Small-subunit ribosomal RNA, central domain from an uncultured bacterium, 346 nucleotides, folded computationally. Rfam family: Bacterial small subunit ribosomal RNA.
Context: one part of a larger RNA
RNA sequence: UUGGGCGUAAAGCGUCCGCAGGUGGCAUUUCAAGUCUGCGGUCAAAGGUCGAGGCUCAACCUCGAACAGGCCGUGGAAACUGAAAAGCUAGAGUGUGGUAGGGGCAGAGGGAAUUCCCAGUGUAGCGGUGAAAUGCGUAGAGAUUGGGAAGAACACCGGUGGCGAAAGCGCUCUGCUAGGCCAAGACUGACACUGAGGGACGAAAGCGUGGGGAGCGAACAGGAUUAGAUACCCUGGUAGUCCACGCCGUAAACGAUGGAUACUCGCUGCCGGCGAUACAAUGUCGGUGGCUUAGCGAAAGCGUUAAGUAUCCCACCUGGGGAGUACGCCCGCAAGGGUGAAACUC
Repeated sequence: UUGGGCGUAAAGCGUCCGCAGGUGGCAUUUCAAGUCUGCGGUCAAAGGUCGAGGCUCAACCUCGAACAGGCCGUGGAAACUGAAAAGCUAGAGUGUGGUAGGGGCAGAGGGAAUUCCCAGUGUAGCGGUGAAAUGCGUAGAGAUUGGGAAGAACACCGGUGGCGAAAGCGCUCUGCUAGGCCAAGACUGACACUGAGGGACGAAAGCGUGGGGAGCGAACAGGAUUAGAUACCCUGGUAGUCCACGCCGUAAACGAUGGAUACUCGCUGCCGGCGAUACAAUGUCGGUGGCUUAGCGAAAGCGUUAAGUAUCCCACCUGGGGAGUACGCCCGCAAGGGUGAAACUC
């Protein structure tokens, strides 16, 4: 283990797909498993309840009676759930016509900046800091002009703006590819929601093999600071950061808020579509923000993008520490990950 909870107190799986399971729209007929109901059987005695009686009362004892309820059998009811059959179109999906977008993958191209190399001009400093020093420079640096090479990232536009399930996605062009939204309403006819297990994706760091390496930069070295300074600051700098393929599978993976559906005052901004329109105003659908009504909330706050009102399904919590540890098992090349205690203690 009921119950009560899960934004911030313990608690929403990082995200999605999905088998089983749970749950499921409108309407008709049949069945009668659930459900409701009549009758019968049974649930020993004692005990309990009610009534009566016996010990002087009571406790105690004796006698009698009955409800509720469980199970089984049998007869009936048909609203709801379920099952079967035949339907419907409001959920869901398909098709048609449009439309926005840094959604994904691949290829090609571009400019600014940085560093390095070559050459010219040119001379004593440059760099760096709170101040310095290490460092670089007369073997000609820094500055400046021209040329070349390389790698990485794409200024402005750029926006509480867009797209994506999440992670995430931003120079330009092309190809391939996925999803959304809108309009009209042709088609299918409940095909739906959720989803234990399972599967896929999954930032950064890290790992394997091979490339690449400009800038940055764990480790490391040096210079400072300081009582010390294994730091903060400075000069360097390896792994890494980048690419290909394969692993890892974690995060303050956050809206710290699981998903779906319906309902519940309004005002205002932005994005995409449609209708209408000279413009403006305005209507409607989808998204994204701000403020707020009812309501909710311990409060701060939330408030049609709910943390409101309800239903369905899943995950999770149950005092702090010990501990996300030990052990076992599974996964991993490893690092480690997943699952996950107890003693003891407050």